[in-house]
Overview: Fluoride riboswitch aptamer (crcB RNA motif) from an uncultured Bryobacteraceae bacterium, 64 nucleotides, folded computationally. The model forms 100% of the base pairs in the Rfam consensus.
RNA sequence: AUAACAGCAGGCGUUGGAGUUCGCCUUGAACCGCCCCGCCAGGGCAGAUGACUCCUACCAGGCU
Numbered sequence: 001a002u003a004a005c006a007g008c009a010g011g012c013g014u015u016g017g018a019g020u021u022c023g024c025c026u027u028g029a030a031c032c033g034c035c036c037c038g039c040c041a042g043g044g045c046a047g048a049u050g051a052c053u054c055c056u057a058c059c060a061g062g063c064u
Stems, first nucleotide, its partner, number of pairs: 009026005016055006033045004
């Protein structure tokens, strides 16, 4: 110096925050949605969760 492994810690999982839990990554990383189209371009679609719960924002309906 490089590679591998382990520990601690950190980061990430398509739109905000928190708790629990699961998974991934170790900084040249994980991650940065899907469909139509040969690619590009263009067009279309779901969702504030990775999963569950709560809060907030947004949308629709009803009652006072």
Model confidence (mean pLDDT): 78 of 100.